Predicted 3D model of a 126-nucleotide RNA (FMN riboswitch aptamer (RFN element)) from Collinsella phocaeensis. The model forms 100% of the base pairs in the Rfam consensus. The sequence is in RNAcentral, with records from MGnify. The source organism's lineage runs through Bacteria, Bacillati, Actinomycetota, Coriobacteriales and Collinsella.
RNA sequence: UUUCAUGGUUGGGUGAAAUUCCCUACCGGCGGUGAUCGAUGGCGGAGCCAUCGCGAGCCCGCGACCCGCGCAAGCGGCUGAUCCGGUGAGAAUCCGGAGCCGACGGUACAGUCCGGAUGAGAGAAA
Numbered sequence: 001u002u003u004c005a006u007g008g009u010u011g012g013g014u015g016a017a018a019u020u021c022c023c024u025a026c027c028g029g030c031g032g033u034g035a036u037c038g039a040u041g042g043c044g045g046a047g048c049c050a051u052c053g054c055g056a057g058c059c060c061g062c063g064a065c066c067c068g069c070g071c072a073a074g075c076g077g078c079u080g081a082u083c084c085g086g087u088g089a090g091a092a093u094c095c096g097g098a099g100c101c102g103a104c105g106g107u108a109c110a111g112u113c114c115g116g117a118u119g120a121g122a123g124a125a126a
Base pairs, nucleotide, nucleotide: 001126002125003124004123011023012022013021025112026111027102028101029062030061031060032059037053038052039051040050041049042048043047057100058099066077067076068075069074082098083097084096085095086094104115105114106113
């Protein structure tokens, strides 16, 4: 510098009206960690080492949104949610089970519709 960089309302109920309420359904940004597993190679012995790949919404950090200040560039702040059992030397990540969470504006009360947004961006690749 260029490119890329978020998914989701099924089926039913009530109602004048709801993808917003109720039952049910569905979704999970980026980086880190990730005793496992897989691939390749090496050494030698039933394993060890190296490299690569997979791997967390609720563990750590970040972005977006939101708030304040500023003409602006930008600076500061805020920022959701997990337990139980199993295996094991060790689990916040594996396996099983049961839960929980989700900016602002609009509208019959919205994680999923419409809008700011053909935007911004953690970052990734070349």